Predicted 3D model of a 460-nucleotide part of an RNA (small-subunit ribosomal RNA, 5' domain) from Striomonas longa. The gene name in the source record is rns. Its mean pLDDT, the model's own confidence on a scale to 100, is 83.

[in-house]
Context: one part of a larger RNA
RNA sequence: GAAUGAACGCUAGCGGUAUGCUUAACACAUGCGAGUCGAACGGAUAAAGUCCGUGGCAAACGGGUGAGUAAUGCGGAAGAAUUUAACUUACAAUCCGAACUAAAAUAAUUAUAAUGUCGGAUAAACUUGUAAAAGUAAAGAAUAUAUUUGUUGUAAGAAGAGCUUCCGUAGGAUUAGGUAGUUGGUGAAGUAACGGCUCACCAAGCCUUUGAUCCUUAGCUGGUCCGAGAGGAUGAUCAGCCACACUAGGACUGAAACACGGCCUAGACUUCUUUUGAAGGCAGCAGUGGGGAAUAUUGGACAAUGAGCGCAAGCUUGAUCCAGCAAUAUCGCGUGGGUGAUGACAGUUUUUAAUUGUAAAACCCUUUCGACAGAAGAAAUUAUGAUGGUAUCUGUAAAAGAAGUCCCGGCUAAUUCCGUGCCAGCAGCCGCGGUAAUACGGGAGGGGCGAGCGUUAUUC
Numbered sequence: 001g002a003a004u005g006a007a008c009g010c011u012a013g014c015g016g017u018a019u020g021c022u023u024a025a026c027a028c029a030u031g032c033g034a035g036u037c038g039a040a041c042g043g044a045u046a047a048a049g050u051c052c053g054u055g056g057c058a059a060a061c062g063g064g065u066g067a068g069u070a071a072u073g074c075g076g077a078a079g080a081a082u083u084u085a086a087c088u089u090a091c092a093a094u095c096c097g098a099a100c101u102a103a104a105a106u107a108a109u110u111a112u113a114a115u116g117u118c119g120g121a122u123a124a125a126c127u128u129g130u131a132a133a134a135g136u137a138a139a140g141a142a143u144a145u146a147u148u149u150g151u152u153g154u155a156a157g158a159a160g161a162g163c164u165u166c167c168g169u170a171g172g173a174u175u176a177g178g179u180a181g182u183u184g185g186u187g188a189a190g191u192a193a194c195g196g197c198u199c200a201c202c203a204a205g206c207c208u209u210u211g212a213u214c215c216u217u218a219g220c221u222g223g224u225c226c227g228a229g230a231g232g233a234u235g236a237u238c239a240g241c242c243a244c245a246c247u248a249g250g251a252c253u254g255a256a257a258c259a260c261g262g263c264c265u266a267g268a269c270u271u272c273u274u275u276u277g278a279a280g281g282c283a284g285c286a287g288u289g290g291g292g293a294a295u296a297u298u299g300g301a302c303a304a305u306g307a308g309c310g311c312a313a314g315c316u317u318g319a320u321c322c323a324g325c326a327a328u329a330u331c332g333c334g335u336g337g338g339u340g341a342u343g344a345c346a347g348u349u350u351u352u353a354a355u356u357g358u359a360a361a362a363c364c365c366u367u368u369c370g371a372c373a374g375a376a377g378a379a380a381u382u383a384u385g386a387u388g389g390u391a392u393c394u395g396u397a398a399a400a401g402a403a404g405u406c407c408c409g410g411c412u413a414a415u416u417c418c419g420u421g422c423c424a425g426c427a428g429c430c431g432c433g434g435u436a437a438u439a440c441g442g443g444a445g446g447g448g449c450g451a452g453c454g455u456u457a458u459u460c
Base pairs, nucleotide, nucleotide: 001460002459003458004457006456007455008454009453010452013333014332015331016330017329018328019326020325021291026289027288028287030286031285032284035057036056037055040054041053042052043051044050064244065243066242073169074168075167076166077165078164079163082161083160084159087157088156089155090154091153092152093151094150095120096119097118098117125136126135127134128133140149141148142147143146170216171215172214177207178206179205182204183203184202185201186200187199188198219241220240221239222238223234224233225232226231246267247266248265249264250263269280270279271278272277297323299322300321301320305319306317307316308315309314336365337364338363339362346356347355348354349353369401371396372395373394374393375392380387404449405448406447407446408445409430410429411428415444416443417442418441419440425432426431
């Protein structure tokens, strides 16, 4: 000098755009944050565009956090032994039958449906097999009565997901040996899939001073900041990947989870209780306590963009879009312009005069911003507008409502008077102060920056 997710002191007019718990992955009151479908089905009701249950799809996305992880991660480049619901394309099929069971909003009893469940048939196709052959499906619904939309199988595509290899990826040797499913083989189990992934047997390997193992620290990257560059530091916001969801473990469902607002077990904590036992999980959005130098509203709307469901109308969406708070950052604008010497009063000072100083007053002019009033079918793809009576436009009045902060010994732009007397104090470094202090405190004057200025912290 530049920079910051900053904080503190003094000060403060407006607007645009960004950003806003860096600390306790501490504990959480309350509300909301994932539903939807009657064009799958049964019922309740006086009825319904209503509700209950069965069923389907979604809830694995979106949103949060960075605890863990020095490599099961990330970044770059390759690869083979895999899989995929919904979507697109093509081909083929959609036959016969059975039993079950739920349901609020009285109770009991009796019932009952389906695209839910099960059995049989068929198999262009697929799987196994040298072959012969064997095995594997399905569900209907709607209305304009001619179509639409589902369902099943197969083959491709698209876009994902899982897996493997190489290279790169912090510090410590005051960590030198580490390893026993460990390293490899054979055979099996298991998986969507390769593989000690698991098991039996066999061999004794494997890693390591080119730093193994151990310890400490840490999410990684695109990027960001500084720098002429080399490089150093960093990883907030935004984007990609990973990991986590009170702590630890486990599986279920499903195309996909070992699942933040699902389940089970154990633990700590909190709440309720009839003391037998139950309930809970804000690292979602707001908000509370606590910690801290320090970080916002228990706001509006689904209008737009996107997401889920639905044939659709539409419903839901603290994603998102907006508004609120904060000079936290950055950019822009304003706090007036012209004339004005009798160089007024006043202050300071070597008391002659000089300076503050065209500064003020006075006269003339303007009205950005702000204020008040009025208009506004604002735009934002056809309709729909939370934002919002906002932006924007017009009018009214009056210079009217709007300047501070740090410094003045050298580095470093800017000096004098008084007070103090190694005291009180200053200070980034050198250093100043013990009676003439340009260095302390005040005044006057001056310099810098300016709605900011200075200090502190951190990085280059």